[in-house]
């Protein structure tokens, strides 16, 4: 430095579908109710007693972010996290605070499983972090073996 290997289904990105999300958000009618609401504060605007927020019925009735399968491409620090920064949504402007992108930075993680707490989510699914048993690649040490300790992707195998 080139080329490789790991694996409940390897990993991501794209497209299609599927299920949920939800009968949930909203919209309309209709009654209740009577002063607010537009994420939080400050201002400011803008609906608002021709009845706001909110309820209860009654018709319509979604999406985005997450998962899941199948094509496909690109790949084995694949990738995920975590941090900063920007951008666009949430009615404007300052500070936040959410969700999405995008960029840089970071030895946090070898890879996955299960169980428990925590967060996150609509969600008991997924993800994350911790903790605990057991699995699995791969390496050093012992050992004749089985097989036992141990390390960490800044690795391992091969030139």
């Nucleotide at each position: 430095g080139u080329a490789u290997a790991g694996g409940u289904u390897g990993c991501a990105g794209u497209u299609u579908u599927u299920a949920a999300a939800a009968g949930u958000a909203u919209u309309a009618u209709a009654c209740a109710g009577g002063a607010u609401a537009a994420c939080u504060u400050g201002a400011a605007u803008u609906a608002g007693a021709u009845g706001a927020u909110u309820g209860u019925a009654u018709a319509a009735g979604a999406a985005a972010g997450g998962a899941a399968a199948a094509a496909u491409u690109g790949c084995c620090g694949a990738a995920g996290g975590a941090u900063u920064u920007a951008a666009u949504a949430g009615u404007u402007c300052a500070a936040g605070c959410u969700a999405u992108u995008a960029a840089a930075u970071u030895a946090c993680u070898g890879g996955a499983u299960a169980u428990a707490u925590a967060g996150u989510u609509a969600a008991u699914a997924g993800c994350u972090a911790u903790a605990u048993a057991a699995c699995u690649g791969u390496c050093a040490u012992c050992g004749a073996a089985a097989g036992a300790u141990g390390g960490a992707g800044a690795g391992c195998u091969a030139c």
This is a predicted structure of a 159-nucleotide RNA (Lysine riboswitch aptamer) from a mouse gut metagenome. The coordinates come from a structure-prediction model, not an experiment, and the mean pLDDT is 75.